Annotation:
Predicted 3D model of RNase P RNA and transfer RNA as a complex of 468 nucleotides. The coordinates come from a structure-prediction model, not an experiment, and the mean pLDDT is 81. It holds a member of the Rfam family "Bacterial RNase P class A". By type it is a ribozyme.
RNA sequence: GACCGGACGGUCGCUUUCUGCGUCUUUGGGCGCGGGGAGAGGAAAGUCCGAACUCCGCAGAGCAGUGUGCCGGAUAACGUCCGGGAGGCCGGGUUCAAGCCCGGUUGACGGAAAGUGCCACAGAAAACAUACCGCCUCGGCCUUCACGGGCCGGGGUAAGGGUGAAAAGGUGCGGUAAGAGCGCACCGCCGCGGCAGUAAUGUCGCGGGCAGGGCAAACCCCACACGGAGCAAGACCAAAUAGGGAGGAAGUCCGGGAUCUCGGUUCCGGACACGUGCCGGCUCGGUGCGUCAAACCUUCGGGUAGGUCGCUAGAGCCGCGCAGCGAUGCGCGGCCCAGAGGAAUGACCGUCCAGCAGGAGCAAUCCUGCGGACAGAAUUCGGCUUACAGGUC
RNA sequence: GGGCGCUUAACUCAGCGGUAGAGUGCCAUCUUCACACGGUGGAAGUCAUAGGUUCGAAUCCUAUAGCGCCCACCA
Repeated sequence: GACCGGACGGUCGCUUUCUGCGUCUUUGGGCGCGGGGAGAGGAAAGUCCGAACUCCGCAGAGCAGUGUGCCGGAUAACGUCCGGGAGGCCGGGUUCAAGCCCGGUUGACGGAAAGUGCCACAGAAAACAUACCGCCUCGGCCUUCACGGGCCGGGGUAAGGGUGAAAAGGUGCGGUAAGAGCGCACCGCCGCGGCAGUAAUGUCGCGGGCAGGGCAAACCCCACACGGAGCAAGACCAAAUAGGGAGGAAGUCCGGGAUCUCGGUUCCGGACACGUGCCGGCUCGGUGCGUCAAACCUUCGGGUAGGUCGCUAGAGCCGCGCAGCGAUGCGCGGCCCAGAGGAAUGACCGUCCAGCAGGAGCAAUCCUGCGGACAGAAUUCGGCUUACAGGUC
Repeated sequence: GGGCGCUUAACUCAGCGGUAGAGUGCCAUCUUCACACGGUGGAAGUCAUAGGUUCGAAUCCUAUAGCGCCCACCA
């Protein structure tokens, strides 16, 4: 890493389905007694991802939000899987050293020269670099026979020390007053170009002394994806109750008609405004209804907790062949493998198989006793993660 | 079955990268004849557990454990 995860037989039960007989019937079926078939998992689990399916839309767009993140492929889809790339770690070899080579293993691996932020303590300095000790040098003073030493001040220096998780390319040689990419070689880095590769990337050549510390599981930027809810979704039937109470808002103008006590009332149409529902966070847009009282929204109450469908033939399982490094795909043949609904899949006995303990025996082995992990379908699939006695390869 | 949230001292809560805090309670002591109130001081934490990111995790990410909340239909 892959696979299995007790086996066989008997007795009594449970769920479901088919069926025989009897009986009742409103002809749908119910009840009783029999017979046959089927009946948990690798994780059925966590509900962490992705889908199918169902409902919510008169029409959507933008913002916000969430997720993913090397490259290529697989797939219905995925944060999964497969192949590859660069990196980290470990071991071995090699080099003066840095480093390089080989093998194994591993992971949430875009961007830190777009911007903002953070980097505690320690330390001289934590990102426009910096001078604490040290090293070198100059001036003044003191001291010494002299070399030299001490104190104060100026300058040079990032090699050495010290602090830290991290100190402004590394190693070696040269060079220098001391030093420094100051110069050179190698390694690293940056830029440009060629070649190989689908790509990530690799490699070679040329140029540049080197600019640009770390953190994005900090905000963020870039690219891509995403409407919401979930089988208690939803559809149909039946039964019952009080279609009950409370609260919440928003109007003007224009045109036309009717009526009239010529103030007004009412009806229709239009404009703008407002309220509210519709894709669930906001805005715009679209659309329906409404603008003084219904509908609507919120809330308090009332009633029923019954039946049928969804509900298991499916991205299904097994075998063979072909294509592919592989994930996987295609073709052919065969098979039907739980569908319950407070929820079945159990209990006991016998034999065996592992295992443990004790005893006998030099040993092979024998006897006795104990004893079987994690767990358990609830619409269904694909994954991930977690739990797991023991066994096989 | 499905959808959410929480876990920090004995209790109730704050803290959201840089040494874990408050109130109540508890203990000691002062005060009082004694108790209460009050004053002073103190103890008490695996930040639920494990792994990871980071120099550094209660805080960010992932997994696990425990606890709590919500939901049906009719008019």